[in-house]
Context: one part of a larger RNA
């Protein structure tokens, strides 16, 4: 490589957009490149295969022949792929009317709590632990009620719930703005799917510059524990956590499950929306559609389990895997301020 695979055994890029490429709905027509078929030529001889024959057999030799194909010329067929032309409305999209939402970004406001601070009351402890001690406190702590300031996060509602491509997203209000879903069916007319390279976004931590700093808290100091204790517990506490503008590009970035389309039993719950019935009206019950979950038949699976949100049945496209270790390492290259990231071996060993 072929074959086989990729939830958990090695293996789905963190996610999306999209170029080349690959693949591609229905009807009719054209051409005949692929496809299929006839015929002609060629594919030297020897060899191989096969039949007959000759050396006493055999090896060996002689004669005759073919399968399977390849390639070129020429003639035919037109179902499928492709091409040409014309159409269709089911995939896709636009427009219209609704609708839900912590989707994004910017600004403004709010209350509880915490800490600090101011003066008052008060007068001996507080804090902490398994137990203590370090620590705070008569220079008046802790407690208590009031005033002020600051920063960060938004209890209840809250859900198995909503939204977003993922990362993620929640006090309230306002401005701007993206996407989805439903209904009716007006319009375009295959304009679709996937996607190597490429581009964009991408938690936390880290990093650069400038701010901010209440609480928490790597490092670090101290008290304990212990044989020791560079820890767990306690008391302090810097970077950080927060904001603005960059950078970094990684996570068990997980549903360890790539994307798209179609088909294949049900039952229950719930979110958005439509409809029929009902009703004074709204629910309930029935039914459709788009999600989110539980359970479960068939199937699949090594089992666990999955099961219309498939890991079932099929088609298309992409990424990736090939015993363990060495190693996601060395070297080299690209990127980065750095930390490092990406690409990525071999010897050797078993």
């Nucleotide at each position: 490589u072929u074959g086989g695979g990729c939830a958990u055994a090695a293996a789905c890029c963190g996610u999306c957009u999209g170029u080349a490429g690959g693949u591609g709905g229905c009807u009719u027509u054209u051409u005949a490149a692929g496809u299929u078929u006839g015929u002609c030529g060629u594919c030297a001889a020897a060899u191989c295969c096969c039949a007959g024959g000759g050396c006493u057999c055999a090896a060996c030799c002689c004669u005759a022949g073919a399968c399977a194909g390849a390639u070129g010329g020429u003639g035919g067929a037109a179902a499928c792929u492709a091409c040409c032309a014309a159409g269709c409305a089911g995939g896709a999209g636009u427009a219209u009317g609704g609708u839900a939402g912590g989707g994004g970004c910017a600004g403004a406001c709010g209350g509880a709590a915490u800490u600090u601070u101011c003066g008052g009351u008060g007068g001996a402890g507080c804090a902490g632990u398994g137990a203590a001690a370090u620590g705070c406190g008569u220079a008046g702590a802790g407690a208590u009620a009031g005033g002020a300031a600051a920063g960060a996060a938004c209890a209840c509602c809250a859900a198995c719930g909503a939204c977003g491509a993922a990362a993620g997203c929640a006090u309230u209000c306002u401005a701007c703005u993206g996407g989805g879903c439903c209904a009716a069916c007006a319009c375009u007319g295959a304009a679709a799917c996937u996607a190597a390279g490429a581009g964009a976004c991408g938690a936390a931590a880290g990093u650069u510059a400038g701010g901010g700093a209440a609480g928490c808290g790597a490092a670090u100091g101290g008290u304990a524990u212990u044989a020791g204790a560079u820890a767990c517990c306690c008391u302090a506490g810097u970077u950080g956590u927060c904001c603005u503008a960059g950078u970094c590009a990684u996570a068990a970035a997980c549903a360890a499950c790539g994307g798209a389309u179609a088909c294949u039993a049900g039952g229950c719950a719930u979110u958005g929306u439509g409809u029929a019935u009902a009703u004074c009206g709204a629910c309930c019950c029935g039914u459709g559609u788009a999600g989110u979950g539980c359970u479960g038949u068939a199937c699949c699976u090594a089992a666990c389990g999955c099961g219309u949100u498939a890991a079932g049945u099929a088609u298309c496209c992409u990424a990736c895997c090939u015993g363990g270790g060495g190693a996601g390492u060395a070297c080299a290259u690209u990127c980065g301020c750095a930390a490092g990231a990406a690409u990525a071996a071999a010897a050797c060993u078993u």